A computed fold for a 74-nucleotide RNA from a Patescibacteria group bacterium, annotated as transfer RNA. The organism belongs to Bacteria candidate phyla, within Bacteria. Rfam family: tRNA. The family's RNA type in Rfam is transfer RNA.
């Protein structure tokens, strides 16, 4: 330089056009357990899905740019 993957709470996933103002697992706080702590129980909080357009009645999800990672070609 061309080419394809990736991007979603703090992490690491899940989703495939409408039941996602989004699920889960670790993690955080809060109660309860207990002589602490661990372990268990119960709940709460946290992502407007990298970012800006387009398309749709409706978009995490399709498009196009565009940043940031990857891998493969020259």
């Nucleotide at each position: 330089g061309c080419u394809c993957c990736c991007g979603u709470a703090g992490u690491g996933a899940a989703g495939a056009g409408g039941c996602c103002u989004a699920u889960c697992a670790c993690g955080u706080c809060u109660c309860c357990c207990u002589g602490u702590c661990a372990c268990g129980g119960a709940g709460a909080a946290g992502a407007u899905c990298g970012c800006c357009a387009g398309u749709u009645c409706g978009a995490a999800u399709c498009u196009g740019g565009u940043c940031g990672g990857g891998a493969g070609c020259g």